The part of an RNA shown here (large-subunit ribosomal RNA, domain IV) has 335 nucleotides and comes from a Candidatus Harrisonbacteria bacterium. Its mean pLDDT, the model's own confidence on a scale to 100, is 82.
Context: one part of a larger RNA
RNA sequence: GCUUCUUUAAGGAACUCGGCAAACAAGCGGCCGUACCUUAGGUAUAAGGCCUGCCCCACGCAAGUGGGGCCGCAGCGAAAGUAUCUUUAGCGACUGUUUACUAAAAACACAGCUCCCUGCAAACUUUCAUAAGAAGGUAUAGGGGGUGACGCCUGACCGAUGCGAGAAGGUCAACGGUGCCUGUGCAAGGCGCAAGCCAAGUGCGGAGUGCCCGAAGCCCUCGUCAAUGUCUGCGGUAACUAUAACCGUAUUAAAGUAGCGCAAUUCCUUUCCGGGUAAGUUCCGGAGCGCAUGAAUGGCGGAACGACUGAAGAACUGUCUCAAAGAAGUGCUCG
Numbered sequence: 001g002c003u004u005c006u007u008u009a010a011g012g013a014a015c016u017c018g019g020c021a022a023a024c025a026a027g028c029g030g031c032c033g034u035a036c037c038u039u040a041g042g043u044a045u046a047a048g049g050c051c052u053g054c055c056c057c058a059c060g061c062a063a064g065u066g067g068g069g070c071c072g073c074a075g076c077g078a079a080a081g082u083a084u085c086u087u088u089a090g091c092g093a094c095u096g097u098u099u100a101c102u103a104a105a106a107a108c109a110c111a112g113c114u115c116c117c118u119g120c121a122a123a124c125u126u127u128c129a130u131a132a133g134a135a136g137g138u139a140u141a142g143g144g145g146g147u148g149a150c151g152c153c154u155g156a157c158c159g160a161u162g163c164g165a166g167a168a169g170g171u172c173a174a175c176g177g178u179g180c181c182u183g184u185g186c187a188a189g190g191c192g193c194a195a196g197c198c199a200a201g202u203g204c205g206g207a208g209u210g211c212c213c214g215a216a217g218c219c220c221u222c223g224u225c226a227a228u229g230u231c232u233g234c235g236g237u238a239a240c241u242a243u244a245a246c247c248g249u250a251u252u253a254a255a256g257u258a259g260c261g262c263a264a265u266u267c268c269u270u271u272c273c274g275g276g277u278a279a280g281u282u283c284c285g286g287a288g289c290g291c292a293u294g295a296a297u298g299g300c301g302g303a304a305c306g307a308c309u310g311a312a313g314a315a316c317u318g319u320c321u322c323a324a325a326g327a328a329g330u331g332c333u334c335g
Base pairs, nucleotide, nucleotide: 001330002329003328004327005326006325007324008323010321011320014319019316029051030050031049032048037042039149053070054069055068056067057066058065059064071075084314085313086312087311088310089309090308091306092305096108097107112147113146114145115144116143117142118141124133125132126131150301151300152299153298155231156230157229160228161227162224163223164222165221166220169219170218171217176212177211178210179209180208181206182205183204184203185202186201189198190197191196232250233249234248235247236246259293260290271287272286273285274284275283
């Protein structure tokens, strides 16, 4: 010096990102008592207060109750084991699950809600196929997506994208059909002295070219947002001022409704007002032109719950003012 412990005057969080760490309190029983809030179950062992041993007496079947007395610092006489408490806000309803080895959470899941698919040889999944699961189930079933208990609710928009339905029209492939052009086999016949040339007819082709036929799809017509998504500007106006219920104008598919709001979202920003403090960029309440909130990518509430996160208090302390002493172990120096 380090590690693990012990103790400490006065103060008591002044430490620090933060009471991290440590300390304290309470102490499984009994009696009394217990608020806000609430989904009436809880909250709750809320909080808080008191009792506890031994001896004698009375009553009592007993448990025990009442009275008197005795001792100790201490009577569940504590070996193991064994809650600190309160107020307030955020998030997530809850119990649960998770990054085995830096993250346990507000992330995941969840019951509930909702949408889509599926009529059974089901949809869907594995698979080249067979086959299997789904299921020895049958729409109160099975699969998939979203949201996430509960309460109050969930606004406008189908223009774009997606999906579903439709079929009049447009567009549209291969195959098939039929011409033209062209290659080639056979060839009546004709011309020619011959070589050869022409050729009706009859076959087989061509990656060339025109037309006919031609499904889905797309264009098109509807529907659909708890599908992906999107939800405006500008100017003026009231008998103080300010503001604008109101008016005008230009757009849009529609012009953000109820709520909430400086928020886990607010740049400006330590916004403004109030509370708490002697003093508060955090915190709580209110305000709102919200840079860039907003309704199942759910909105707003909300009891209970949480090794979650922010703020405050009681108690307590070497966290600190400010350090000191000691124990054990270990390192180093000297011997």

It was read from a public genome assembly. Its Rfam family is "Bacterial large subunit ribosomal RNA". The organism belongs to Candidatus Harrisoniibacteriota, within Bacteria.